Predicted 3D model of RNase P RNA and transfer RNA as a complex of 403 nucleotides. The coordinates come from a structure-prediction model, not an experiment, and the mean pLDDT is 75. It holds a member of the Rfam family "Bacterial RNase P class A". By type it is a ribozyme.
RNA sequence: UGAGUAAGUCAGACGGCUGCGGGGCAAAAGCCCUGAGGAAAGUCCGGGCCCCAUAGGGCAGGAUACCGGCUAACGGCCGGCGGAGGCGACUCCAGGGACAGUGCAACAGAAAAUAAACGCCGCUUUUGCGGUAAGUGUGGAAAUGUGAGGUAAGAGCUCACAGGGAAGAUGGUAACUGAAUUCCCGUGUAAACCCUAUCCGGAGCAACUUUGGGACAGUUAAGGCGGCCCGCCGUUGUCCCUCAAAAGGCUUGAGCCUGCCGGUAACGGCAGGACAUAGAUAGAUAGCCGUCCAAUACAGAACCCGGCUUACAGACUUGCUCUUUAU
RNA sequence: GGGCUAUUAGCUCAGGUGGUAGAGCACUUGACUUUUAAUCAAGUUGUCCCGCGUUCGAGUCGCGGAUAGCUCACCA
Numbered sequence: 001u002g003a004g005u006a007a008g009u010c011a012g013a014c015g016g017c018u019g020c021g022g023g024g025c026a027a028a029a030g031c032c033c034u035g036a037g038g039a040a041a042g043u044c045c046g047g048g049c050c051c052c053a054u055a056g057g058g059c060a061g062g063a064u065a066c067c068g069g070c071u072a073a074c075g076g077c078c079g080g081c082g083g084a085g086g087c088g089a090c091u092c093c094a095g096g097g098a099c100a101g102u103g104c105a106a107c108a109g110a111a112a113a114u115a116a117a118c119g120c121c122g123c124u125u126u127u128g129c130g131g132u133a134a135g136u137g138u139g140g141a142a143a144u145g146u147g148a149g150g151u152a153a154g155a156g157c158u159c160a161c162a163g164g165g166a167a168g169a170u171g172g173u174a175a176c177u178g179a180a181u182u183c184c185c186g187u188g189u190a191a192a193c194c195c196u197a198u199c200c201g202g203a204g205c206a207a208c209u210u211u212g213g214g215a216c217a218g219u220u221a222a223g224g225c226g227g228c229c230c231g232c233c234g235u236u237g238u239c240c241c242u243c244a245a246a247a248g249g250c251u252u253g254a255g256c257c258u259g260c261c262g263g264u265a266a267c268g269g270c271a272g273g274a275c276a277u278a279g280a281u282a283g284a285u286a287g288c289c290g291u292c293c294a295a296u297a298c299a300g301a302a303c304c305c306g307g308c309u310u311a312c313a314g315a316c317u318u319g320c321u322c323u324u325u326a327u
Numbered sequence: 328g329g330g331c332u333a334u335u336a337g338c339u340c341a342g343g344u345g346g347u348a349g350a351g352c353a354c355u356u357g358a359c360u361u362u363u364a365a366u367c368a369a370g371u372u373g374u375c376c377c378g379c380g381u382u383c384g385a386g387u388c389g390c391g392g393a394u395a396g397c398u399c400a401c402c403a
Base pairs, nucleotide, nucleotide: 002322003321004320005319006318007317008316009315010314012292013291014290015289016288017287018286020035021034022033023032024031025030037298041309042308044307045306046305047304048303049204051202052201056230057229058228059227061200062199063198064197065196066080067079068078069077070076081095082093083092084091085090096195097194101193102192103189104188105187117136118135119132120131121130122129123128144162145161146160147159148158149157164185165183171176208248209247210246211245212241213240214239215238216237217236221235223233224232225231255275256273257272258271259270260269261268262267328402329401330397331396332395333394334393337352338351339350340349346383354370355369356368357367358366376392377391378390379389380388
């Protein structure tokens, strides 16, 4: 210099005028403060909160799946193991079980899993019977591969090497590693049913709570626990006025920043810091002008939070790798 | 806001347990007819919404995305 890899930041700034939501002050006019995002999105996971039993048992159903850790929890994150790709930095993997059982493997091929069509060998006049798995050939996949011995022909039948399975010393918390030795061994599919282990009660803020009037049913019972059965609760339940009734729930919370300590890390602990105001309910966050200027993306909160996924113009920072040249 | 469903030919829809994707209407050509319609015969038509994966093989199975639909006939 070029190519690449990993992580991260910003998401126009400042000023003026007009206007809108929320809060405060004021008798009022008015004044002051504040007002979208990294994804607010998809609603794919998890939790808080809330009602139904303080969420109980069984069945059904669903989810997850190497090992250890983190966390409120998770299908998330961190670290490791194994496998795959790359010269490398580094990246990717739904990565339990196919000796528990069942199913499937179209076409081709003799045969798709208790192998035998052609061929080879023996017997037999032929037909046929028996042995065999080297060779032909099909397929994504054909019953370990190569060589030698052996045989009627052959064959792990025997041997050597290679591959694979079981068992397993040593090391490691574990996944895993896999020495000596032994066996000579029938495929794939579980993102097919299934098995094993672990977890999950249901519904969602239009949940739910409070407030007025009326009607009906009910104490032998109605009703509720939102798949079914058990079991439990123990007085109110349903409908109408009422598809714009009103108020609450509603926003400071598993917050953010800095420093120190523990840890490889995710993360945790302690101390300090006024570091800090969206909370609407027909739904605000906008428009214009000026300066800098390349000024342009994806996109708009509706109970909240932790993740994942997807969309995204342009600009920038840092670590590392490879190549070329020069020293 | 929450919840749910669907996407296959021009239109409406099938497609059991993964193995070359079909039906009706429509369209095209021919026959019949003086001509048209009707009828008869033959024929054409797919990015199975898109992408990635599992598998020998995906319309079908898994994941992600896009679009459309369902509100006194999903929830006030």